[in-house]
RNA sequence: GGGGGCGUAGCCCAGCUAGGCAGGGCGACAGGCUCCAGACCUGUAGACCGUCGGUUCAAAUCCGACCGCCCCCA
Numbered sequence: 001g002g003g004g005g006c007g008u009a010g011c012c013c014a015g016c017u018a019g020g021c022a023g024g025g026c027g028a029c030a031g032g033c034u035c036c037a038g039a040c041c042u043g044u045a046g047a048c049c050g051u052c053g054g055u056u057c058a059a060a061u062c063c064g065a066c067c068g069c070c071c072c073c074a
Base pairs, nucleotide, nucleotide: 001073002072003071004070005069006068007067010026011025012024013023020057028044029043030042031041032040050066051065052064053063054062
């Protein structure tokens, strides 16, 4: 230098192909249960999606540029 993959909550991951204001698990907090704790049950909060721009009534999703990480080629 060329090609490809990935970036979504404190952590892990789905949703992207077929655009319609984001879901699950772990964890956290509160309550129940228990002598206490754990396990179990119930509930609550937490990300507007790497950044910027474009298309659109509407973008995590489509398009472009850039940033970061990983792999392959040279």